Overview
Predicted 3D model of a 115-nucleotide RNA (SAM riboswitch aptamer (S box leader)) from a marine eukaryotic metagenome. It matches the Rfam family "SAM riboswitch aptamer (S box leader)". Rfam describes the family as follows. The SAM riboswitch is found upstream of a number of genes which code for proteins involved in methionine or cysteine biosynthesis in Gram-positive bacteria. RNAcentral holds the sequence, with entries from MGnify.

RNA sequence: UCUUAUCAAGAGUGGCAGAGGGACCGGCCCCAUGAUGCCCGGCAACCGGUUGGCCCGAUAGCCAGGGUCAAUACGGUGCCAAAUCCGUCGAGCUAUAGGAGCUUGAGAGAUGAGA
Numbered sequence: 001u002c003u004u005a006u007c008a009a010g011a012g013u014g015g016c017a018g019a020g021g022g023a024c025c026g027g028c029c030c031c032a033u034g035a036u037g038c039c040c041g042g043c044a045a046c047c048g049g050u051u052g053g054c055c056c057g058a059u060a061g062c063c064a065g066g067g068u069c070a071a072u073a074c075g076g077u078g079c080c081a082a083a084u085c086c087g088u089c090g091a092g093c094u095a096u097a098g099g100a101g102c103u104u105g106a107g108a109g110a111u112g113a114g115a
Stems, first nucleotide, its partner, number of pairs: 001115007012040001014039003020030003025087003041080003046076003049072008084108001088106007
């Protein structure tokens, strides 16, 4: 960089440290009642592992194999303010037609898996 899945759930009254942070831009927010970061702690089944049910195939019947569903934080990641905090663009709908609201798609971004 490409493909693909997911992104309204969940997660701290802890320690160190000390001024910024929420991707970008515009908003709107968080923050000395302590941001960011590190450590500890926690959340979570994306990949792997393990365990169990069911199915396929094979069998006299099992085992091994494959699929699927579930469980499990054991390994690899990830995550722990606000919907991905909100948006811009296209389509549709509502409407008191000023602007706005809702639905959906695209774009951008994040994370996993694969190339």